[in-house]
Order: sequence, then C1' cells, then structure tokens
RNA sequence: GGCCCCGUAGCUCAGUGGAUUAGAGCAGUGGUCUUCUAAACCACCGGUCGCAGGUUCGAGCCCUGCCGGGGUCG
Repeated sequence: GGCCCCGUAGCUCAGUGGAUUAGAGCAGUGGUCUUCUAAACCACCGGUCGCAGGUUCGAGCCCUGCCGGGGUCG
C1' cells in the first nucleotide's frame, strides 16, 4: 500500500428489509426491605449511533471520504 471486519450509554452488546419515542444487561444515584452490609425489588440517571459530506419526505441502517482498532495479502 490492496482487501475484509468492527466503531451505538462509563463497560459488554442488540438493533443493518430506511419510519415504533434509539434499546438490553452490568455499572452509578435514590428508595423499599434488613440490626448493618450484601442480595432481591422499584424508580431515576446516562447517547449528537467514530468524524464530515451525500441520497431520501425521512438515515444507527444506503453511498463517498477520513480517523481509530483488528485480521489478511504483498
């Protein structure tokens, strides 16, 4: 340098037939319970979906470029 895969919440990931209001678990915060802690249960918090353009009435999803990570070929 060529090709392929990945990038979504603090972490691990789902969503990739274009339209449900962007979600789950864990973590964090508050509460219930408990002598206290843990566990359990309830609620809350947390995102410009890597960045920038394009297509479209509408993009996490399609197209282009770039950035980062991994793999492979030379």